[in-house]
RNA sequence: GAGUCGGCCAGGCGGCCGCGUCGGAGGCCCGCGAGGGUCAUCCGCCGAGGAACGUCCGGGCUCCACAGGGCAAGGUGAUGGCUAACGGCCACCCGGGGUGACCCGCGGGAAAGUGCCACAGAAAACAGACCGCCCCCACCCGCUUCGGUGGGCAGGGGUAAGGGUGAAACGGUGGUGUAAGAGACCACCAGCACGCCAGGUGACUGGCGUGGCUCGGCAAACCCCACCUGGAGCAAGGCCAGACAGCACGCGUUCGAGGGCGGCCCGCCCGAGCGUGCGGGUAGGCCGCUGGAGGCGUGCGGCAACGUACGUCGUAGAUGGAUGGUCGCCACCGUCGCAGUGCCGGCAACGGCGCGACGGGACAGGACCCGGCGUACCGGCCGGCUCAU
Numbered sequence: 001g002a003g004u005c006g007g008c009c010a011g012g013c014g015g016c017c018g019c020g021u022c023g024g025a026g027g028c029c030c031g032c033g034a035g036g037g038u039c040a041u042c043c044g045c046c047g048a049g050g051a052a053c054g055u056c057c058g059g060g061c062u063c064c065a066c067a068g069g070g071c072a073a074g075g076u077g078a079u080g081g082c083u084a085a086c087g088g089c090c091a092c093c094c095g096g097g098g099u100g101a102c103c104c105g106c107g108g109g110a111a112a113g114u115g116c117c118a119c120a121g122a123a124a125a126c127a128g129a130c131c132g133c134c135c136c137c138a139c140c141c142g143c144u145u146c147g148g149u150g151g152g153c154a155g156g157g158g159u160a161a162g163g164g165u166g167a168a169a170c171g172g173u174g175g176u177g178u179a180a181g182a183g184a185c186c187a188c189c190a191g192c193a194c195g196c197c198a199g200g201u202g203a204c205u206g207g208c209g210u211g212g213c214u215c216g217g218c219a220a221a222c223c224c225c226a227c228c229u230g231g232a233g234c235a236a237g238g239c240c241a242g243a244c245a246g247c248a249c250g251c252g253u254u255c256g257a258g259g260g261c262g263g264c265c266c267g268c269c270c271g272a273g274c275g276u277g278c279g280g281g282u283a284g285g286c287c288g289c290u291g292g293a294g295g296c297g298u299g300c301g302g303c304a305a306c307g308u309a310c311g312u313c314g315u316a317g318a319u320g321g322a323u324g325g326u327c328g329c330c331a332c333c334g335u336c337g338c339a340g341u342g343c344c345g346g347c348a349a350c351g352g353c354g355c356g357a358c359g360g361g362a363c364a365g366g367a368c369c370c371g372g373c374g375u376a377c378c379g380g381c382c383g384g385c386u387c388a389u
Base pairs, nucleotide, nucleotide: 001387002386003385004384005383006382007381008380009379011330012329013328014327015326016325017324019047020046022044023043024042025041026039027038028037029036030035049363053374054373056372057371058370059369060368061233062232063231064230073229074228075227076226077225079091080090081089082088093107094105095104096103097102108224109223113222114221115218116217117216130163131162132159133158134157135156136155139152140151141150142149143148171189172188173187174186175185176184190214191213192211193210194209195208196207197206198205199204237287238286239285240284246278247277248276249275250274251273258270259269260268261267294313295312296311297310298309299308300307301306332360333359334358335357336356337355338354342353343352344351345350
């Protein structure tokens, strides 16, 4: 200098104005009272994030359902581990990329079946003959010592060696063989299958042997195999619980329901309505509600993810949904300038520091709670490692 991986921050302090929960005070209203309600009042504490986001995956929690087994549907897919669980994470294997640090991979089965493979090409999957090569046969022409031989051409056949097409053409090289050819056969190489040995918990790796076995790709096409999954979600769910109209039933109207006075009975007075249910477990209110698989530090175990012991920390809980605005100073970043050339280094170009002016600060916000993944983001800081000089 170039690169790669990981971690962290997401401006600070103060003034003024403003918002929300909670606590205290106050005003007003209701109640005999304890108390309750309300407010545009005052004081005080606290008040979003690394992703609070997308709601993609997993769990806690709640309600409903549930003998067992199977089908359907959906999901996952190498191996070992971590975890409450996961489609996440760690380690390792295999394949691919990079000089390297390192990065990427929905990474079971195409040798069970079905299907598809654009364009080009003769042919795209129980292969296939366009050119070429070779053979047969008919015919024509030339030469001929009449035995043949050279060329052309219609037809029939063989051939996957060569050309050409394509992302992909049915192993590669050499030889034998043949009319010409071909794993048809042979040697070596590559792959595959099977068997054995060694290492590894395992995926797998290495070695030896046998078999001409040479078998295209796509499963994010159907499908097959293995494993997993009951449904709905805080508008879950629970508690308290109205009012008006209307309806039904019961009791009652000089055989007086009910109410008032009163501690109660008697008594006195008023007196035609009163009670229960439905309306409605509705409206409304309250709980659920935030202390958790919690954060941080140290020790121990483990390569790691992670686990464990001890210590320590801790106030968002709104419900049309609050955490904002503005000013000043400081810090950071960018651009420009330094004038009688600010200071330092350098021959210089220039670099660093300082001063001044102007500009900039993103992505985005809880709504039951966690663990992940994915995506967005002005910028800044720190560390490990690699390559080049």